[in-house]
């Protein structure tokens, strides 16, 4: 340098055109308990790697770039 895959809450994943982006775990608050753990209830937290394009509508499709991994030279 070419090609392939991946990029979504703190972490790990789902979602492959349409209502409020879902789940697990973690964090915070409260209940319960003599205390902790556990359990229960609630809350905060991702404008979906960046910038454009297509479309009535894009996390999703297309292009370029950035980053990571793999592969070829």
């Nucleotide at each position: 340098g070419g090609c392939u895959u991946u990029g979504u809450a703190g972490u790990g994943a789902a979602g492959g055109g349409g209502u409020u982006a879902u789940c697990a775990u973690g964090u915070c608050u409260g209940a319960c308990u003599g205390u902790c753990u556990a359990u229960c209830a609630g809350a905060a937290g991702a404008u979906c790697g960046u910038g454009g394009g297509u479309u009535c509508g894009a996390a999703u499709c297309c292009c370029a770039c950035c980053a990571a991994a793999g592969u070829c030279g």